[in-house]
Context: one part of a larger RNA
RNA sequence: UUGGGUUUAAAGGGUUCGCAGGCGGCGUAUUAAGUCAGUGGUGAAAGUUUGCAGCUUAACUGUAAAAUUGCCUUUGAUACUGUUUAUCUUGAAUUACUGUGAAGUGGUUAGAAUAUGUAGUGUAGCGGUGAAAUGCUUAGAGAUUACAUAGAAUACCGAUUGCGAAGGCAGAUCACUAACAGUAUACUGACACUGAUGGACGAAAGCGUGGGGAGCGAACAGGAUUAGAUACCCCGGUAGUCCACGCCGUAAACGAUGGUUACUAGCUGUUCGAACUUCGGUUUGAGUGGCUAAGCGAAAGUGAUAAGUAACCCACCUGGGGAGUACGUUCGCAAGAAUGAAACUC
Numbered sequence: 001u002u003g004g005g006u007u008u009a010a011a012g013g014g015u016u017c018g019c020a021g022g023c024g025g026c027g028u029a030u031u032a033a034g035u036c037a038g039u040g041g042u043g044a045a046a047g048u049u050u051g052c053a054g055c056u057u058a059a060c061u062g063u064a065a066a067a068u069u070g071c072c073u074u075u076g077a078u079a080c081u082g083u084u085u086a087u088c089u090u091g092a093a094u095u096a097c098u099g100u101g102a103a104g105u106g107g108u109u110a111g112a113a114u115a116u117g118u119a120g121u122g123u124a125g126c127g128g129u130g131a132a133a134u135g136c137u138u139a140g141a142g143a144u145u146a147c148a149u150a151g152a153a154u155a156c157c158g159a160u161u162g163c164g165a166a167g168g169c170a171g172a173u174c175a176c177u178a179a180c181a182g183u184a185u186a187c188u189g190a191c192a193c194u195g196a197u198g199g200a201c202g203a204a205a206g207c208g209u210g211g212g213g214a215g216c217g218a219a220c221a222g223g224a225u226u227a228g229a230u231a232c233c234c235c236g237g238u239a240g241u242c243c244a245c246g247c248c249g250u251a252a253a254c255g256a257u258g259g260u261u262a263c264u265a266g267c268u269g270u271u272c273g274a275a276c277u278u279c280g281g282u283u284u285g286a287g288u289g290g291c292u293a294a295g296c297g298a299a300a301g302u303g304a305u306a307a308g309u310a311a312c313c314c315a316c317c318u319g320g321g322g323a324g325u326a327c328g329u330u331c332g333c334a335a336g337a338a339u340g341a342a343a344c345u346c
Base pairs, nucleotide, nucleotide: 004317005316006315007300008299012314014201015200016199017198021194022193025088029084031082033081034080035077036076037075038074040072041071042070048066049065050064051063052062053061054060091191092188094186095184096183097182098181099180100179103177104176105175106174107173108172109171110154114150115149116148117147118146119145120144121143125136126135162169163168206247207246208245209244210243211242215241216240220236222234223233258313259312260311261310262309263308266291267290268289269288270287271286272285273284274283275282276281295302296301319346320345321344328339329338330337331336
């Protein structure tokens, strides 16, 4: 390389957009590039294979043929692929209408809780634990009442619920933006799918500048526990967590399952639509769950949301360790990220 694979054994890129490339609906005409058939030329000799012959045989040698799977030329075929031309509507997109949702961005605002401050009432404890202690408190704590201030998060509703490409998204409301589903068939007429390089987005932590700082809380300190306790438990507490702008670019970024299309028994929930209805439901479209037939699978399991049957495109794997390391390069303020070996060893 061929072949075989990628839920869990090695292996699906974190997600998406998209140039090149690859690949691609139905029927008609054209051409003959691919494809197929024939002709001619060439494809050195030796070697190889086969027949025959010569050394007594063999090795060896001679001779004839084949092969040389290729290239060029030319004559045809036209189903398939391609080219060109004009069409079609089922794929795809647009339009109109009806809806849907924690989709996004920015603003405004609400109540509960917590903490702090001030004032009142009031007196000796509070807090914490397995038990305690550190801690707070007669300079009046804790409890309780009133008022004020601050930051962060949004109980109930709430759900195998919904939305989003993924990360993710939850009080209410306003503005702006995007998406999806259904119905109609009005419009375009294959405009589709995938997508190396590349662009954009991308939890948490971390970094830079400036704000903010209630609660929580790495580090740190104290009290316990313990043989020890650099922990688990307790009292504190700085970065951080929050906001704006800029970086980082990684996660068990998981469904550990790439995307698209088609086909292949059923049963039962649920969300959002549509049509019909005898108002009990029935049919149907798009999602989202459970159980199972066939099939698949090493099994666990999966099973129309496939891990079944097929097609197209991309990514990735090839024994364990060394190692996601070294070196080099690119990116980054740094932390580090990306790419990514070998010796050696079992």
Small-subunit ribosomal RNA, central domain from an uncultured prokaryote, 346 nucleotides, folded computationally. Model confidence (mean pLDDT): 88 of 100. It matches the Rfam family "Bacterial small subunit ribosomal RNA".